Overview:
This is a predicted structure of a 72-nucleotide RNA (transfer RNA) from a Candidatus Villigracilaceae bacterium. NCBI's taxonomy places the organism under Bacteria, Bacillati, Chloroflexota, Anaerolineae, Candidatus Villigracilaceae. RNAcentral holds the sequence, with entries from ENA. Its Rfam family is "tRNA". It is annotated as a transfer RNA.

[in-house]
RNA sequence: GCCCCCGUAGUUCAACGGACAGAACAGUAGACUUCUAAUCUUCAAAUCAGGGUUCGAUUCCCUGCGGGGGCG
Repeated sequence: GCCCCCGUAGUUCAACGGACAGAACAGUAGACUUCUAAUCUUCAAAUCAGGGUUCGAUUCCCUGCGGGGGCG
């Protein structure tokens, strides 16, 4: 330099172009317990950036950024 894949809560992952973007773990608060752990309940938390297509974009297209892999 060229090609391919990926980018969503703190982490690991979901989401035929259409519902309030969900789950687990982690975290907050509470219940329980002599205390801790475990268990139960509750709460908060995210779409890499900018454009385009569309009635509607996490999803499709383009560019950039970042990460991984292959070739030279």